[in-house]
RNA sequence: AGAGUUUGAUCCUGGCUCAGGACGAACGCUGGCGGCAUGCCUCAUACAUGCAAGUCGAGCGGUCUUUAAGAAGAAGGCUUGCCUUCAUCUUAAAGAUAGCGGCGGACGGGUGAGUAACGCGUGGGUAACCUGCCCUAAAGUAGGGGAUAACAUUCCGAAAGGGAUGCUAAUACCGUAUAAUAUCCUCUUUACGCAUGUUAAGAGGAAGAAAGGACUUCGGUCCGCUUUAGGAUGGGCCCGCGUCCCAUUAGCUAGUUGGUAGGGUAACGGCCUACCAAGGCGACGAUGGGUAGCCGGCCUGAGAGGGCGACCGGCCACACUGGGACUGAGACACGGCCCAGACUCCUACGGGAGGCAGCAGUCGGGAAUAUUGGUCAAUGGGGGAAACCCUGAACCAGCAAUGCCGCGUGAGCGACGAAGGCCUUCGGGUUGUAAAGCUCUGUCCUUGGGGAAGAUAGUGACGGUACCCAAGAAGAAAGCCACGGCUAACUACGUGCCAGCAGCCGCGGUAAUACGUAGGUGGCGAGCGUUGUCCGGAAUUAUUGGGCGUAAAGGGCGAGUAGGCGGCCAAUUGUGUCAGAUGUGAAAGGCUAGGGCUUAACCCUAACAGUGCAUUUGAAACUGAUUGGCUUGAGUGUAGGAGAGGGAAGCGGAAUUCCUAAUGUAGCGGUGAAAUGCGUAGAUAUUAGGAGGAACACCAGUGGCGAAGGCGGCUUCCUGGCCUAUAACUGACGCUGAUGCGCGAAAGCGUGGGGAGCAAACAGGAUUAGAUACCCUGGUAGUCCACGCCGUAAACGAUGGGUGCUAGGUGUGGGAGGUAUCGACCCCUUCCGUGCCAUAGUUAACGCAAUAAGCACCCCGCCUGGGGAGUACGGUCGCAAGACUGAAACUCAAAGGAAUUGACGGGGGCCCGCACAAGCAGCGGAGCGUGUGGUUUAAUUCGACGCAACGCGAAGAACCUUACCAAGGCUUGACAUCCCUCGCCAUCUGCGGAAACGUAGAGUUCCCUUCGGGGACGAGGAGACAGGUGGUGCACGGUUGUCGUCAGCUCGUGUCGUGAGAUGUUGGGUUAAGUCCCGCAACGAGCGCAACCCUCGUUCCAUGUUGCCAGCACGUGAUGGUGGGGACUCAUGGGAGACUGCCGGGGUCAACUCGGAGGAAGGUGGGGAUGAGGUCAAAUCAUCAUGCCCCUUAUGUCUUGGGCUUCACGCAUGCUACAAUGGCCAGUACAGAGGGCUGCGAUGCCGUGAGGUGGAGCGAAUCCCAUAAAGCUGGUCUCAGUUCGGAUUGGGGUCUGCAACUCGACCCCAUGAAGUCGGAGUCGCUAGUAAUCGCAGAUCAGCAACGCUGCGGUGAAUACGUUCCCGGGCCUUGUACACACCGCCCGUCAAGUCACGAAAGUCGGUAACACCCGAAGCCGGUGGCCUAACCCUGUUGGGGGGGAGCCGUCGAAGGUGGGACUGGCGAUUGGGACUAAGUCGUAACAAGGUAGCCGUACCGGAAGGUGCGGCUG
Repeated sequence: AGAGUUUGAUCCUGGCUCAGGACGAACGCUGGCGGCAUGCCUCAUACAUGCAAGUCGAGCGGUCUUUAAGAAGAAGGCUUGCCUUCAUCUUAAAGAUAGCGGCGGACGGGUGAGUAACGCGUGGGUAACCUGCCCUAAAGUAGGGGAUAACAUUCCGAAAGGGAUGCUAAUACCGUAUAAUAUCCUCUUUACGCAUGUUAAGAGGAAGAAAGGACUUCGGUCCGCUUUAGGAUGGGCCCGCGUCCCAUUAGCUAGUUGGUAGGGUAACGGCCUACCAAGGCGACGAUGGGUAGCCGGCCUGAGAGGGCGACCGGCCACACUGGGACUGAGACACGGCCCAGACUCCUACGGGAGGCAGCAGUCGGGAAUAUUGGUCAAUGGGGGAAACCCUGAACCAGCAAUGCCGCGUGAGCGACGAAGGCCUUCGGGUUGUAAAGCUCUGUCCUUGGGGAAGAUAGUGACGGUACCCAAGAAGAAAGCCACGGCUAACUACGUGCCAGCAGCCGCGGUAAUACGUAGGUGGCGAGCGUUGUCCGGAAUUAUUGGGCGUAAAGGGCGAGUAGGCGGCCAAUUGUGUCAGAUGUGAAAGGCUAGGGCUUAACCCUAACAGUGCAUUUGAAACUGAUUGGCUUGAGUGUAGGAGAGGGAAGCGGAAUUCCUAAUGUAGCGGUGAAAUGCGUAGAUAUUAGGAGGAACACCAGUGGCGAAGGCGGCUUCCUGGCCUAUAACUGACGCUGAUGCGCGAAAGCGUGGGGAGCAAACAGGAUUAGAUACCCUGGUAGUCCACGCCGUAAACGAUGGGUGCUAGGUGUGGGAGGUAUCGACCCCUUCCGUGCCAUAGUUAACGCAAUAAGCACCCCGCCUGGGGAGUACGGUCGCAAGACUGAAACUCAAAGGAAUUGACGGGGGCCCGCACAAGCAGCGGAGCGUGUGGUUUAAUUCGACGCAACGCGAAGAACCUUACCAAGGCUUGACAUCCCUCGCCAUCUGCGGAAACGUAGAGUUCCCUUCGGGGACGAGGAGACAGGUGGUGCACGGUUGUCGUCAGCUCGUGUCGUGAGAUGUUGGGUUAAGUCCCGCAACGAGCGCAACCCUCGUUCCAUGUUGCCAGCACGUGAUGGUGGGGACUCAUGGGAGACUGCCGGGGUCAACUCGGAGGAAGGUGGGGAUGAGGUCAAAUCAUCAUGCCCCUUAUGUCUUGGGCUUCACGCAUGCUACAAUGGCCAGUACAGAGGGCUGCGAUGCCGUGAGGUGGAGCGAAUCCCAUAAAGCUGGUCUCAGUUCGGAUUGGGGUCUGCAACUCGACCCCAUGAAGUCGGAGUCGCUAGUAAUCGCAGAUCAGCAACGCUGCGGUGAAUACGUUCCCGGGCCUUGUACACACCGCCCGUCAAGUCACGAAAGUCGGUAACACCCGAAGCCGGUGGCCUAACCCUGUUGGGGGGGAGCCGUCGAAGGUGGGACUGGCGAUUGGGACUAAGUCGUAACAAGGUAGCCGUACCGGAAGGUGCGGCUG
C1' cells in the first nucleotide's frame, strides 16, 4: 500500500466481498511448563447454609466465675483446739458481659435498574451555606434535681414478643449559676463590593454551656466534656460551555413566568402558601417518543474521526417494588424503622418472620463465566487509654490455554540416499539427514540437600514457596488450518449437477490442483481454525476529503421573511483572531529516558504530552460593533427605442359544417383492397343567399417578448418589464434565500352558458389465429366562454441564482457613436440579446467552450447500490381524481453511464451471383428401381438428419463380406512377443456331427552349424499378455463437408486514443478480384486474388510404328494389303502465339472502359487442379491412429443357419412412360474414351434367344470386347388406353457359383396393370451449355447398375433489367443483442416458499388526565383524657410545658372513566420478492414491424390501446 467481482473487450460510476488489528468472548480439534493479568456481557430472576460491623467494664448499676482474707454458723474427724467440708455474708483482686450509655453501623464492599438530567465532564461562584472525629489558639468544667432499663414479682401469648407493679446507676435526662471577639436588638464611626450587601472599631441591652473517668509519689498527669475563633478534610447549592437518535413528535406551560408578603431550610430559590400581573419556552429544535449511567480512558485509524465505557480510578444512582419520615455532624440509610404491594417461610390459624445488585454457594436463564478455601502476616478501616477485638475490605491459595509474555518437546555427525508410503514417461522422483546408528547436553522433569526477601522490636496465611546445589535418564511433552484466483502452498484415487464445498467470484453433469481420502507442500505453533462484534481498508456521509448535462442527484417559476455573505477611504473600540504569562487539566494509562524481577509480559522512578477551560498583559492587519465620509455596486431622473409581454372591449376576411333556393343525374365517400355510411324521398358536384362556432394562411425567420407555464388577424383603452444615450440626484440602499406567499401546459372536477370542426368512451365495417388495436364510417364527454378548484409534465438546455476573470472567427435581432456622404449605401467602434464554429482549459467519454460543463467567491436545493417504492402507515391539502411529505421487512451482486469491436434490423447507400426476371427441360400425379423414416422382428448390425442426411459410408449383402440374431464349440486364445518341454511338419482316411470340432488310424526330418547348438514350423504347459466394428467425434490426431473460388483475413513500425481500439483496409474512380490508379498519418509486408501447372483450340520444329497414304510402283473380289514415303491426318516431345501490344472515343488524360483493325483465338480464350483467416463443440473412435473408461471360460474367437432383402404407410432420388418431332419393320452412315492373361476371346458351327461349342489372334496405336445410338432412306400404324405403355403374373429355359428357397441376373412364350403431361409448391441450366442419343470403365464368380465416374454424337431458346425473393461483399446508421434475432424481453393467470400492509375484532404494555378511596408519616389545629423534673401553694391542688386521642392539608398503593401512544394474535384480503424447462399473448430493444417516452383521462384477460398537451433520450 491494495485486491476480486457488472462487459465479448474498455474506461467510468457504484455497491458487495477479502487481506489488518482488537475482544470480559463462545464453539470444534488438540494440549508440556512457568510468570502476570482476567473470569454471569443473559433473569436489577428467586435464594438453602455459613460468614461479611462491631467495639468500649478506664461511662453506669447489676449478674456470674475464680482466688485470697475475714465474720459468725452447721456437719464430720478427732490429738478438744486444731483439721476438713458445706452454705451465707463482708472486703479485695482477676476474668466474663445481657442491659443503660458512648462512638461506629452515612465508610469499606456490590450492582447499573432508573436517569438525556447541572446526572456527568470542564471552568468558575457561594457577599446564600454546613462540616463529627483531627490540628492550632483562648476560656471554662460551679451547684442541684427527678426518672428509667437491667433486676425482682406477676399476667398474656404457640411463637415473635408484650403488659402491670416495685427497686436502682451513670459521661443517660432536666432546671439554676457564670461567660466572650459567637447570636439578636439599638446607636456612633471605618474600609470596601457588579447588586442584594459585606467588613472593621466602639457603647448599651437581651438570651444561652458543661461530665466525668483512670492512674497517682496526692504535687499532678492522661483521656474526656462545654463555649468561641481559625485551619484542615468532606460535603450542599448556583452558573458558563460540552454531552445520542426520531420532525412520520411543532407547538408546550396554571406554581406555569415574574412580583409582594409570609413560611420553610445549614443555605439562595415557586422550595411551599396567599394575593397581584400575564407571562415563560420553542425551527440555534421546545414538548413528546426511543435508547443510554457519565468521565479518566480502551480498541481502531497516518490523522481528523469512528466504535466502546469489562478489569483499575473519579462522580452519580440504586439496595424485593412503591411511599415516608426518625435518629444523627452526616441518611431519607444494602446487612435500621414505619406503611402499602407482590413473593417465600413458620404457625396452636389468633398471629408472626424475611430481603446475597457483600464473600463463597444453589436453582433457573444462557453459546457462556470459578472455591460453600486460608489468614488478619502485610496495607487499610471501626472501637478502645491500651492490651486487644472485629474486618469475605485486603493479602494469598484453588479452578479455567480466557488473554498477554517467556521456555521446552533436544544438539552435532550421519547416504546404501535403507525400509515403508505416494507418484511415475517404469528410467526414476519424493518423503529425506528425515529415520536407524554413533557422540553429546540437561531447559523442563524426578529424587535428595540447603533455603529467603516481604518484618524497624514481636508477629508469615502464602510456604518448605521463589531460588541455589547434587544425582538420574532423550527419556513424559505437537497439533491445527489451508493448498482454483484474491492468497504462501499440487499430485493420485473415489464420486459423477449426486454426495458435497463456498468469504466474494464460483466449483461438481466420467480425466475435479475447488467435493471426500491419501501422499506431498505452505502457514501458524501450545495452540490452530470457525462464529459474533467494533474500527480499518471505505475519499462508500468527503472539516481534512466527494458530487448533481447523459451514471443517484438543480426545487416547474417568481417576488420575498428569518438566516448566511457583502464595495471604497478614515477614526474609535477590542467581539472573533494572534502572542506572552498564571492557574487548572487528579492518580492510573500513553510517549520518552532510566531502573527492578535471569529475559519479557509485569512493576517502579523521572520528564514530557494532555491540542481544553479560566484569568491576566499586550497587538490591531483582517472580521465584528460604532462614528464620519465617497461613488464604481444598486436605485432615481432626463432624452430616445423595439417587441405574438399581460388584461378588457370592438371589428374583419378565408375555410369547414348546416339550412333555403336553383342547375343537374347516378353515384358519392373511403381504402393496401374493401365494407359499414350517404344517395332516385335526388346525394356528390356547381351557383346564390343565410346561420353558427372555432381558429387566424401568406408575412414567419436556430426572428421577437416574458421569471417560468406561455404569447401570433386588425383597432382602441388600461398596464408590467427591457435596451441605448446622458451623468443631474440618493449614497451600499446589495446578493442569495429555509418556512410561508403568489403564478403555474394539458388532462380532470364544480356551477352556468356555448357547441362549427375535431374527438377519449361507445357503435358498426374491415384486418387477423384472435384484434377489447393500428385502417375506415359514425359519435358523446371534452376541446370554447365566465367564475371557482386542481398544482402536476421528458414543467428539459434533463445544466439553480448572483458577481468577476479567461484567444478568436462568422451569422442574426434592437440601439448608440465615428468616418464619409445628397443620403444611417458601404466601412469601423461599442452596449444589450439570440445562434453556429473553434483555442486554452475541462470531462469517464460524449461533449462544453465568454449564453462554460473553464478559473474563483457567496447563498439555496438535492444525491449516497439495484429492486421492494415514490409503495405502506401516519400527517397536511383537495369536492373527487389525487398531490406533498415518505419508510421498513425481504431480496439481488449487481443495476448503471459513455465509448469500442462484432452480430442483427420487416434501417439507408453501393455492388455481385441461374438470386429474381426472360427462356428450355424437369420434379411434385402413375408403375418400377434405390435410399431413408416409421413399423415389424430372435435379429431386421452401425453411422449420416435443413441447405451441407436420405442411388450417402456401400466402386457390388445368396455363403463369405458381417459388425446383428439363434444354436453348437474354445479359453494364453483366430493374431504378436518372451520362457520351458517335446516333436518334425504338412497332409490323408474311417466314424460321430449341420459345421466348427471330437475321436481312431495312416503318414513322416526343412535350413544353418564352430556339432555344443541356433532358426523356421507344429504340439503341450505356465504367466506376462493378446483380442474387442465395446463407450466417449462433447478428451484428441488425421481426414472431410459447408459458407465459398466469396474477396477477404492479418502483421511490423509509426501516428491517434486514458483504454478497449482506430489508422493502414476508409474516400474518389475502376475491376471477376483488398484488381489497379489517384488522394490520404501513414509507410511497408504476409496469407488469400491473379499468374506459374494440366487439358482443349492455331501454327511451327523434331521423330515416324502397330498410326497415315499425297505423289511413285506392285497386288487384290475388296481392303495401306505390299514395296516405299514423311507431304497430310494422327501420335509423342519441344517451341511460337494474346500483351489492352496497335488505332479511335470517354476518363483526373491515371487505373481503366467502349468501339475497331489484325488474328485460329481478344480483353481471365474454354475447362480442370488449386479452397486465406475463420464459422458450425458440423461429420467420422466403424478406414486409420489414439487418451481415458469398460469386457477377459467373454463385449474375445470358431462354426452352421438366419437377418441386413420385413411392409398398412410417409419422404427423398432416379428409370420408364403417357405417344405421331412418335411406335414398329427393313435398309444404311459417322465417334471418342476405355478395358483385356484365373483375361478379352475372332472366323466357323448349334440354338427363336439367353447362350453353347470351339480356340485363330492379342499382355495389345497391331488382336479382341465392338454392330455405336439418335441420324438418314423406305414402309406401316392414324389418335385409341391404341401396333402407346410396359408393371404384374403363369409356363419354359440360359449362365455364374459348394449352393440361386428365403434372396441373383438374363432369355423365350403368354399375360398386358397404372398412366392421356400431373394441385399447392419446387429443382437444374447462359453455349458446344440445356435438352437428347448411345459407348466405356471401376467394384465384380454372378448380380440388384435404371446408380456412380468418364466418353463422344446431334444440338437450342433467352437475359429488358436489378423493383422484388434467396445468398454474399463494402460503407454507414440504430441497438436494452454478445450462446450475438432461432437474440433479448413485458404483463396477467396457475403452483410453491417467504417477509410485509389492511382487516370485524381480541389480548396486553407504557405514560398522563378526571373523579373516588386514602395507609404510614411530616406539618397544622384541638387536646374535655393523661402527664416525674420548672413555678405557685404547702400536701392537696393550680400553672407552664408535653403527650395520647380526634380533626384537617398533603399523600403511595388501589378503584372507576374516557381518551393517547405502542405491541402480539387474527377468518379473510392486497400487492411484493424469489423459485432450469407450466398457460395466454408480443408491449419494449432495429423505423421492434402503429417511433418511443412523460403528465392526465377513459377503456380493455394481460402486456396495453386511444384522446389532449409536452419531450427527443
Notes:
The RNA shown here (small-subunit ribosomal RNA) has 1513 nucleotides and comes from an anaerobic digester metagenome. Rfam family: Bacterial small subunit ribosomal RNA. The sequence is in RNAcentral, with records from SILVA.